[in-house]
Molecule: RNase P RNA; transfer RNA
Organism: Candidatus Babelota bacterium
RNA sequence: UUGGCAGACUAGGCAAUCGCUUGUAAAUUUAUUUACGAGAGGAAAGUCCGGACUCCCUUCAAGCAUGGUGCCUUAGGAGACCCCUCAAAAGGUUUAACUAAGGGAAGUUAGAAAUAAUUUACGGAAAGUGCCACAGAAAAUAACCGCUUUCAGUCGAAAGAUUGAGAGUAAGGGUGAAAAUGUGUGGUAAGAGCACACGGAUUAAUGUAGUAAUGCAUUAGUAUAGGCAAACCCCACCAGGAGCAAGACAAAGUAUGUAAGCAGGUCGCUUGAUACCGUACUUACGGGUAUGUCGCAUAGAUAAAUGGUUGCCACUGCAAAGCAAUUUGCAGCACAGAAUCCGGCUUAUUGUCUGCCAUGUUU
RNA sequence: GUGCCUAUAGCUCAGUAAGAUAGAGUGUGCGAUUCCUAAUCGCAAGGUCAUCGGUUCGAUCCCGAUUAGGCACGCCA
Repeated sequence: UUGGCAGACUAGGCAAUCGCUUGUAAAUUUAUUUACGAGAGGAAAGUCCGGACUCCCUUCAAGCAUGGUGCCUUAGGAGACCCCUCAAAAGGUUUAACUAAGGGAAGUUAGAAAUAAUUUACGGAAAGUGCCACAGAAAAUAACCGCUUUCAGUCGAAAGAUUGAGAGUAAGGGUGAAAAUGUGUGGUAAGAGCACACGGAUUAAUGUAGUAAUGCAUUAGUAUAGGCAAACCCCACCAGGAGCAAGACAAAGUAUGUAAGCAGGUCGCUUGAUACCGUACUUACGGGUAUGUCGCAUAGAUAAAUGGUUGCCACUGCAAAGCAAUUUGCAGCACAGAAUCCGGCUUAUUGUCUGCCAUGUUU
Repeated sequence: GUGCCUAUAGCUCAGUAAGAUAGAGUGUGCGAUUCCUAAUCGCAAGGUCAUCGGUUCGAUCCCGAUUAGGCACGCCA
C1' cells in the first nucleotide's frame, strides 16, 4: 500500500417548496378545506429457531410415531408465576431460543521440548444393523509372499536340496486415509500375551483436588475392543395440532346440493376413563359471499402512507491552482423498506475508529 | 401474510433407506445407407450435479447458510 477477519459507533444536518397516511379541533359546500400534532430499520429481509396471543378438541391420562436438544459452572435473557393493586410499576422466584465469561476434554497449526495460538453440531462405535471405492493376502470370523514342520515323490553315499499335498505361525515384507497395543527378556520346530517386567489403553473400586465437568494417585480386572452416528439407530430430556387468511360479533347471499366411502365420529396413531353427536364423519366436485367493527398498537393495513425538488453545510473520491494552510470544479452518498406482537440467529450493506492476519515496497 | 416443494447435459427426466467420482430419451455434429431427402444404423462431443461453507480418508448424496423458481391456504352453508 492492498486485501481480509473481529469488535464498537454510525446510517447525514438545516431551511424553503410541492405532496402522501393518520389523530384532534374548527368551518362549511358532507367530503372537502384550514390549524396544530404523529409517521420505518439495523437489518423492518430470510422465515431458520423460541415464546406471547387465538382457535381446534368434552376433558384428561398412558404408550407409539414424528421433530428438536446433547461437556461443566456462573451471569444475562422476551416472558411466566408469586406478592401487592382498581390497574400497573417496584419487589421475590424461575425460564425458552440464544448470548457472554471462566473451566474441562479432544483436535489442528508452530516448536526439539516446555509451551503458545486457534477450533469444536462435545451423550453412545464395549446394544444391534450397515458402509469403508481403488490398491492390498486380508478392511475386522485376517495366511499372498515369507518362516517352521509332517507325509509322499525325485536327486544324492550322506548331510541336505527340490517338487506336491497338509498342518502350525501375526516375528519380517509391501498396499492403503486406516492393518489387529509398544519395547525388552525368556520361551519355541518356527512363532505367538505363551510367560514375565516396564509403558500405553480401558473398566471398576477407593483415596485425593475441585461447586462441577474432570484431573491425579493406589489397588484389582481385561492381553486389549480399527474408523464413520453431520448413516440407520440406542440412551437421556423436551414438545398435542394449527396459525392474525388465527379468531370474535354483526350484515349480505346461496343448494342442511351432487357422487362415492363408512358405522362410527370428536388433535398424527393406538388404548383407557368421561361427555356429546351420529341428517354425524371422510374424499372429490359444486353453490353463495369478497362488507363493517373488534383482534390492532401514541406509524399502521379493504394491496398497503412515511416521498420528490431546490439551496447551504457535512462526508468520500477525482481533477486543477498554490511552497503550504487551503481554494475551486465535477461526481458520489449503501443495503433496504413495517402488516398481530416480542426475543434471538443468519444473510445484505455506507462511513469512521480500534485490534489482529496475510501481502507488497522502502529504511 | 402463512405453510410447503423443487433445482442433475441445449430440452425432458433417472440415480442414492444405508457416501467411492453420473446415465437414458430427445436434440447437435460426423459417417454409413439412398439418385437426393426423410426414416434407419454406427460413432462422437456436450455436466462447477444452482451457489458457499462444514462433517468425512473421500460428498450429486449427510448437515447448515444463501440464490432462483413453483405450489397451496379466506369466510358461509